Predicted 3D model of a 526-nucleotide part of an RNA (small-subunit ribosomal RNA, 5' domain) from uncultured Aquimarina sp. Taxonomically the source falls in Aquimarina (Bacteria, Pseudomonadati, Bacteroidota, Flavobacteriales). The sequence was found in a public genome assembly. Model confidence (mean pLDDT): 82 of 100. It matches the Rfam family "Bacterial small subunit ribosomal RNA". Rfam links the family to the GO terms structural constituent of ribosome and ribosome.

Context: one part of a larger RNA
RNA sequence: GGAUGAACGCUAGCGGCAGGCUUAACACAUGCAAGUCGAGGGGUAACAUUUUGUGCUUGCACAAAGAUGACGACCGGCGCACGGGUGCGUAACGCGUAUAGAACCUACCUUUAACUGGAGGAUAGCCCAGAGAAAUUUGGAUUAAUACUCCAUGGUAUCGAUUAAUGGCAUCAUUGAUUGAUUAAAGAUUUAUUGGUUAGAGAUGGCUAUGCGUUCUAUUAGCUAGUUGGUAUGGUAACGGCAUACCAAGGCAACGAUAGAUAGGGGUCCUGAGAGGGAGAUCCCCCACACUGGUACUGAGACACGGACCAGACUCCUACGGGAGGCAGCAGUGAGGAAUAUUGGACAAUGGAGGCAACUCUGAUCCAGCCAUGCCGCGUGCAGGAAGACUGCCCUAUGGGUUGUAAACUGCUUUUAUAGAGGAAGAAACGACUUGACGUGUCAGGUUUUGACGGUACUCUACGAAUAAGGAUCGGCUAACUCCGUGCCAGCAGCCGCGGUAAUACGGAGGAUCCAAGCGUUAUCC
Repeated sequence: GGAUGAACGCUAGCGGCAGGCUUAACACAUGCAAGUCGAGGGGUAACAUUUUGUGCUUGCACAAAGAUGACGACCGGCGCACGGGUGCGUAACGCGUAUAGAACCUACCUUUAACUGGAGGAUAGCCCAGAGAAAUUUGGAUUAAUACUCCAUGGUAUCGAUUAAUGGCAUCAUUGAUUGAUUAAAGAUUUAUUGGUUAGAGAUGGCUAUGCGUUCUAUUAGCUAGUUGGUAUGGUAACGGCAUACCAAGGCAACGAUAGAUAGGGGUCCUGAGAGGGAGAUCCCCCACACUGGUACUGAGACACGGACCAGACUCCUACGGGAGGCAGCAGUGAGGAAUAUUGGACAAUGGAGGCAACUCUGAUCCAGCCAUGCCGCGUGCAGGAAGACUGCCCUAUGGGUUGUAAACUGCUUUUAUAGAGGAAGAAACGACUUGACGUGUCAGGUUUUGACGGUACUCUACGAAUAAGGAUCGGCUAACUCCGUGCCAGCAGCCGCGGUAAUACGGAGGAUCCAAGCGUUAUCC
């Protein structure tokens, strides 16, 4: 000199953009953060409409009907493995980079081919009877499905046998033919769509393996028995000591094994001419974790943040028998700390889940609030104005100098502020209505509707200099000097050093210098 997720002190007008618990992965009150589908099903607890009947106050009231819209709870499907948070652990194929899978999987999506036949038994819910303070839960009867099960039919699926061709990169791989065995399905609706089953391909995503790179300590020199390899078996989506039995005695290491310490990694960021050095906030990618430890279930995918079970610590409820819980999601509270924000709005946009769609959900996201935390921009007026006033300070030859065009005053302007009027873009869709085409339910066109921010941005009008400047420093480094007070005292100080009765260094004043809505100090990096 540059920089920062900064803090502290003094001060403070505005706008835009960005950023905002670095510490205790400490503990958490409350609310919200993941639901959706009635076009899968039995249905109807509530709401509305309609119909029927009754009473008549003649358009009100009561009753019934699942009939329609819808819909609590239940069965069922999809989602809940994403999105969001944090950096504990990890020195590792964790990450980065480049490859390989002839050793693999992949729901939803796209595409191709074929199929979707018959039968059965249950079980929630509803109802009935109970238990319990509650959480919740027991028994009985009864019922449906795109829930579950059985049989059939399959092949370009799998397995077994026989065989042929082609190819490669060793183990081999791919394709074709014959034959045997085994395993499917679900319907719904607006009648043409959609769903379902099997098989192939694509895409997406994942898993595994390999080369290279990846902190400090040798005052850590030896480490290792599933350890290294083989055979077989089991297991996995898949290869593999992944696991097990047996056999062999190997494997790693001064080119640093093992051990200890520290740490999420990268893109990047800061600095520097570069080489390097330092860091890993915000944003993006990957990994890991979800009170602590362990475990599996379901599923295409989890060993699962707002799922389950067990154990532990902690907190809460209790009728004392027993139960409930997990903010490192968004806000918010306490604690810690030098220190870090609202218990806000909207789904209008983008994206996601479900759904035919309307739509519902979405603390993702988009916005708003707070904070000078940073960067950038703007303003606090402009021009004229010397009798160079008064005051203050300084000098003194008693003349003067400085403050100082500074003020007053004159003329002008009006960013911002204030008041008023108007007022967006972000939006195009979906949907509704309508037109055309042909592939007859899709495509294309037209009209109409949809804004949280927000009466915001922006524009115009009115008024008036009106609403708006501070901080540090002035011995040298280093831009900027005098007076008074003090007298090694009080105090200053980044280094050198100042202060002992003439202090440009302390404190105050006048003046000056540098920055400026900031200025200094401290901390940290180059």